[in-house]
Predicted 3D model of a 72-nucleotide RNA (transfer RNA) from a Candidatus Colwellbacteria bacterium.

């Protein structure tokens, strides 16, 4: 320089066109003499960033960003 993966809560990660979701983390509850585990409920997301197609775009096309890997 070419190619290609991946970018979604605080972490891992799911969602392949119709109002975004686990677990694990937070914080409440409620249980217990008290503490832990188990159980209940809540917040937390400009979906990496502009652009375009669509009646709608996390999703499908370009671009440029951040990262991991091939070739040279």
């Nucleotide at each position: 320089g070419c190619c290609g993966g991946c970018g979604u809560a605080g972490c891992u990660c799911a969602g392949u066109g119709g109002u975004a979701g686990a677990g694990c983390g937070a914080g409440g509850g409620a249980c217990u003499c008290a503490u832990a585990a188990a159980c209940c409920c809540u917040a937390g997301g400009u979906c990496g960033g502009a652009g375009g197609u669509c009646c709608g775009a996390u999703u499908c096309c370009u671009c440029c960003c951040g990262u991991c890997g091939g070739c040279a």
Lineage of the source: Bacteria > Bacteria candidate phyla > Candidatus Colwelliibacteriota. Its Rfam family is "tRNA". It is annotated as a transfer RNA.